The RNA shown here (transfer RNA) has 77 nucleotides and comes from a Minisyncoccota bacterium.
The RNAcentral record of the sequence draws on ENA.
Its Rfam family is "tRNA".
[in-house]
RNA sequence: GGGGCUGUAGCUCAGUUGGCUAGAGCGGUACGUUCGCAACGUACAGGUCACCGGUUCGAACCCGGUCAGCUCCACCA
Numbered sequence: 001g002g003g004g005c006u007g008u009a010g011c012u013c014a015g016u017u018g019g020c021u022a023g024a025g026c027g028g029u030a031c032g033u034u035c036g037c038a039a040c041g042u043a044c045a046g047g048u049c050a051c052c053g054g055u056u057c058g059a060a061c062c063c064g065g066u067c068a069g070c071u072c073c074a075c076c077a
Stems, first nucleotide, its partner, number of pairs: 001073007010026004019057001028044005050066005
């Protein structure tokens, strides 16, 4: 330098051939239960869907660019 994959909640991930209000598990907070803890139950908070731009009535999803990580190839030594 070139190709491929990945980027969504604090963590691990689903959702992707456009339209439902953006979700699950774990974690966090509050409450209940307990003498207390754990466990369990209920509720709540938490997101610029990596970033910028474009297409569209409408984008996490399509297109272009950028950044970061993983990986393969090439080059140099």